Predicted 3D model of a 477-nucleotide part of an RNA (small-subunit ribosomal RNA, 3' major domain) from Stutzerimonas xanthomarina. The organism belongs to Stutzerimonas, within Bacteria. Rfam family: Bacterial small subunit ribosomal RNA. Gene Ontology terms of the family: ribosome and structural constituent of ribosome.
Context: one part of a larger RNA
Order: sequence, then C1' cells, then structure tokens
RNA sequence: UGACGGGGGCCCGCACAAGCGGUGGAGCAUUUGGUUUAAUUCGAAGCAACGCGAAGAACCUUACCAGGCCUUGACAUGCAGAGAACUUUCCAGAGAUGGAUGGGUGCCUUCGGGAACUCUGACACAGGUGCUGCAUGGCUUUCGUCAGCUCGUUUCGUGAGAUUUUGGGUUAAGUCCCGUAACGGGCGCAACCCUUUUCCUUAGUUACCAGCACGUCAUGGUGGGCACUCUAAGGGGACUGCCGGUGACAAACCGGGGGAAGGUGGGGAUGACGUCAAGUCAUCAUGGCCCUUACGGCCUGGGCUACACACGUGCUACAAUGGUCGGUACAAAGGGUUGCCAAGCCGCGGGGUGGGGCUAAUCCCAUAAAACCGAUCGUAGUCCGGAUCGCAGUCUGCAACUCGACUGCGUGAAGUCGGAAUCGCUAGUAAUCGUGAAUCAGAAUGUCACGGUGAAUACGUUCCCGGGCCUUGUACA
Repeated sequence: UGACGGGGGCCCGCACAAGCGGUGGAGCAUUUGGUUUAAUUCGAAGCAACGCGAAGAACCUUACCAGGCCUUGACAUGCAGAGAACUUUCCAGAGAUGGAUGGGUGCCUUCGGGAACUCUGACACAGGUGCUGCAUGGCUUUCGUCAGCUCGUUUCGUGAGAUUUUGGGUUAAGUCCCGUAACGGGCGCAACCCUUUUCCUUAGUUACCAGCACGUCAUGGUGGGCACUCUAAGGGGACUGCCGGUGACAAACCGGGGGAAGGUGGGGAUGACGUCAAGUCAUCAUGGCCCUUACGGCCUGGGCUACACACGUGCUACAAUGGUCGGUACAAAGGGUUGCCAAGCCGCGGGGUGGGGCUAAUCCCAUAAAACCGAUCGUAGUCCGGAUCGCAGUCUGCAACUCGACUGCGUGAAGUCGGAAUCGCUAGUAAUCGUGAAUCAGAAUGUCACGGUGAAUACGUUCCCGGGCCUUGUACA
C1' cells in the first nucleotide's frame, strides 16, 4: 500500500422488512447429470453452466456410429495432354459410383493460339468441427451503470509511498459548494444520441372526414376538403427558471405556483482502470503439436429423439373471481412476390377448391383475447383437469417407421393449492389476456417484440446478502 475481521462509523441496492404472484407436490415440454448404447457428436459447470452455443436434429444440417466407396482429392494455385461448355436416353447399384448412347461445335484471334469450363496424369500441395482458450488475436460474461481509476507539477517522507482523492455539508453520482500544501488534467458520472408524453409550423396520399353535396341495405363509397385524427421532417418546451421556508450570505433540500410534463419526467443505447490463467482453437483468425490410401473426402442407413433415476427452467391445471354455449365491443407492433393470399363454393374440422388484389399507410396475413350482456352447471375427481391410448384423416416434404405438426370421434391418468427450502417484482410495474416476428419446406409451452385489463405494499435499516467511503487490528500478500 492492499486484502481480510462473527472491529467501529456513515451510506446505498427488491438486500431485508411490508405486500402480490410463483417454484419446490401432479401431468407434460425442454436442458443437464447419470445410466445405456455401434453411436447416443462437441462445448458450457456456484452466483456469472443447465428453454445455454442451437433465430428451430425426419434426409440435409452433422461434427457421432455401422456398412459401401475415393486417394492431387469436395475446395485453391501452378505444369502437361485431350476436349468447347452444356445436354438426351438406357443399364447395374441402397446410393456414392461405374458402363453405354444420341445431340452440340460456340466466343476472341496476328490462325501459332487464347479466355471460360470439363476430363486425364505426375508433383508441389490441398484438407482436418484433430489437441492445447494455461501459447494467442478478436469477441463476450461478471463484479456493475457500482462511482470509482489515474496522470503531470508541487510539497512531505531516507524509502516503499503519502498529499491531491482526506475534512464540513450535499447529491443518483470523485455531483456540486465551502474549507484546505496543494494546483491542474485525463478515463469514467452527467450532457450530447434514440424513443415516449405536450404544442406549433410545413406537407396532405394510400391516412383522415367537421361542414357542403351525391349515392348505398350498409361502408370516406364518390365529388370535395386539409379543419380534426394520423403520418414524418423541422422547431418550441423543463432550466431548480419563479415564489416562500431551511441552510453557512454557499451548494443544496422541503413546500408551492404555473405547466402536458418537475426536479435525472419514463424507457433504451452507452459498461472507466481492472478482476475471475472466467468463456470461446466448434463463428472466424492464428503459434506449436499431431493425421496424410486417413484423424482427409463421398454416399446409404442409423444416432444426436435411448430411460430404473436425479436437478434446473417452463407450460397446463387442481376450478364458480370458474367451465361450457349464444350474442356484442375495443388494440398495438410486425411480415408478405420462390411470398401474403381475399370474395365465393365444398368439408364437423384440419383443410381443399378458387382465383380478386397487393413489390403494400392502398391488397392480404387478420375474427384480437381477456372484458361486457344473457343462459347453464352447484362443489362433485365434477359439464374441473386434460395426460395416455385406439381408430379415421389433413398438410408440408423425394420421404413422416425409428422421429413432424394439426383435425375429428372415442378413451379420460395424476392432480382438491403443494414439506424443508427458495425465486421475481416498487407503477402502467407485478399479475393476467391475447397479437406479431426472426429461424423456417414442415416442426415452440422457447426467444425477441407488441399492445389490452390493471393492483397491493414500503413503518423502517436491528438482522441476512452484495457494494461504496472513512477509520482501526492483523503472526496474511
């Protein structure tokens, strides 16, 4: 100087407390461990691995296994020879591949040849998701959006170092003020950026419709309009600016006025010096080592989907604040031409048919659902719950056996609110309700986003956990 302390002081955080809803019990989904297996590819391991890499394993993916094949190779550059490229058909085979066969003679040219592509040959080489993340780059997690981390000069100390950065206040903040042997600077904080809440200006189609007409069973449907809503560009607006009080006449704090918004208005992006030899050699790049008729490459089939069991994360429930049936209302944000797919018709339905429109504020996905109004059920393993299984189908796709999603009929398991323990959340939040997107042929209870309805509680900081500053002890570094 740090680190540590079941030392002290001050302070903060959904850290506790106060509340609301869960997990832990059930069924299922999914990840992991374990076990099994020819293979169940590999990685991730307290927080910070475990719905994680994977924004999507039937083949492919795929790295694994079995079998069948190739050896200058699926891919790159260089050399030589042949042939344009390309393409039709047939045979064998699980296919990779092997064999046969027809068509085709292009472009540039100094007529030697050349360019692109294909085949053959020899060698340099290719290739490796093989090892080492404890050889590395890059990227990333965490402490932590915590308020810290430092530098120059000065001064003090023999020196390691200290001072500044401590003290008195204050703040979300090393934020600001005052004091002061210190005076300044930098990286962080804040602000600048995006979004949301309000107003104005400009613009007015595909959006909108107040007033005026026309028209319809009905609808901005039409003329028309740019007021309103909205869209999208530019501005205004919030700064402790104003008033009162407290304070050290400071910084600031408390209350108020005005205001759409008030003291960082809400949310996001933004992550200092560093820490964990943290994670990643399987995104990529790369040193070293290793393989080179194989640890490389191609194909078919299988596996990653196994199942005495254990954990994590979720979904659905156990019901009446509910289930079922009928009627009726209100979103936002997205996506669409290899696409979204309307009306109509067929089907109980999944879906089929159909073909209008749309490269989209125009058309489509697309009925939002909870809610509301009625009816019914009457506390029951039920008109709760839906697992499991049987049968019959739909769709995607060469192909749904291993191993897809969905539909109809039947079947109707556990489950009556969950031990010890444990998690999230402070407001448009929790809870609850639907909607969309990425990936994607198909395949979400996951992920990311969107809106609808919309709470309770916070006395307080003694205690648990984590963190910041000062101080003290130490046989630790």